[in-house]
RNA sequence: AUGAAGGAUAUGGGAGAGACCGUAGGGCGCCGAAGGGGCAGUUGCAAAUAAACUCUCAGGCAAAAGGACCAUAUCCAGACG
Numbered sequence: 001a002u003g004a005a006g007g008a009u010a011u012g013g014g015a016g017a018g019a020c021c022g023u024a025g026g027g028c029g030c031c032g033a034a035g036g037g038g039c040a041g042u043u044g045c046a047a048a049u050a051a052a053c054u055c056u057c058a059g060g061c062a063a064a065a066g067g068a069c070c071a072u073a074u075c076c077a078g079a080c081g
Stems, first nucleotide, its partner, number of pairs: 006076008018028001020027002029061003035057001036055003041049002
C1' cells in the first nucleotide's frame, strides 16, 4: 500500500393486518419483517446447528413511532494480494 467477511453510525427506501365492538373494566377478529420459541438435513452415542419456513409469547392492525431486508457514505477491522 490492495481492502474480503464482520461490526457501528448516518441518510434514503421499506410490507401485512379492525380509525372494529363496548358506558367502562374489557371483548372478538386478524398480521409477521423488531425480539423470542420450534423443526429438516448434517451427525450416528450424544451434542451442536438455518431461514424471509413455522408458532404468535412479545410486538403490531388510521396517522405517528417502530420495522427484517436493501442501497450509499464514514469509521472500526484486516481475509486476500
Molecule: Glycine riboswitch aptamer
Organism: Dielma fastidiosa